Predicted 3D model of a 118-nucleotide RNA (SAM riboswitch aptamer (S box leader)) from an Acidimicrobiaceae bacterium. NCBI's taxonomy places the organism under Bacteria, Actinomycetota, Acidimicrobiia, Acidimicrobiales, Acidimicrobiaceae. It matches the Rfam family "SAM riboswitch aptamer (S box leader)". Rfam links the family to the GO term regulation of gene expression. It was read from a public genome assembly, where an Rfam model found it. Model confidence (mean pLDDT): 79 of 100.

RNA sequence: CCAUCAUCCAGAGCAGCUGAGGGACCGGGCCCGAUGAAGCUGCGGCAACCUGAACGCCGAUGGUCACCCACGACGGGGCCGGACAGUGUGCCAGGUGCCAAUGCCCGAGCGAUGAGGA
Repeated sequence: CCAUCAUCCAGAGCAGCUGAGGGACCGGGCCCGAUGAAGCUGCGGCAACCUGAACGCCGAUGGUCACCCACGACGGGGCCGGACAGUGUGCCAGGUGCCAAUGCCCGAGCGAUGAGGA
C1' cells in the first nucleotide's frame, strides 16, 4: 500500500511544554477552543478486537464394581477420572486501540479500529 471479515448511538482524565486551531477529505450545517485548540510528554483510566492464564460446560481412552442390576462369560447403571477439539464467564496479564457531541448531523462517497492474509 492492497483486498477480506467484524465493529463504529456505550465507556474513559489530571498535569507539564507549546501557542491557534480543531471536529479525516469535499459541500451544507452545527459544535469545541486564550476558562488554552491540535501536537508532544508524564501518570491515570476505558474496554472494541486479538493472545495467554484461571475457572466452568462438554467429554474419549481408562479405573472401581470391597455400590446396584445381570451373569457361564461378555455387559449395563452409578461413582472416580479427565485427553483432543469446541464453547462460556467475570476477572488477571499482555499486544494494539481509544478517553467532546451517534464516524457531531445531512449529502457524496469514504474514514477509523481490530483480526487473519497477499